A computed fold for a 72-nucleotide RNA from a soil metagenome, annotated as transfer RNA.
Its Rfam family is "tRNA". Rfam describes the family as follows. Transfer RNA (tRNA) molecules are approximately 80 nucleotides in length.
Its mean pLDDT, the model's own confidence on a scale to 100, is 84.

[in-house]
RNA sequence: GGGGGGUUAGCUCAGCGGCAGAGCAGGGGACUUUUAAUCCCUUGGUCGUGGGUUCGAAUCCCACACCCCUCA
Numbered sequence: 001g002g003g004g005g006g007u008u009a010g011c012u013c014a015g016c017g018g019c020a021g022a023g024c025a026g027g028g029g030a031c032u033u034u035u036a037a038u039c040c041c042u043u044g045g046u047c048g049u050g051g052g053u054u055c056g057a058a059u060c061c062c063a064c065a066c067c068c069c070u071c072a
Base pairs, nucleotide, nucleotide: 001071002070003069004068005067006066007065010024011023012022013021018055026042027041028040029039030038048064049063050062051061052060
């Protein structure tokens, strides 16, 4: 340098055109002699950056950044 995959909550990941979600973690509560476990409630997001398409974009297109794989 060429090709491919990835980037979404603190972490691991869903979501593939129509209100951004789950588990874990965090906060509060129930239970318990206490802890742990279990159960209930709850906080948390410029969806990597900038453009484009569209009535509407995390999702489609382009460029760029970073990570991984691969070819030379």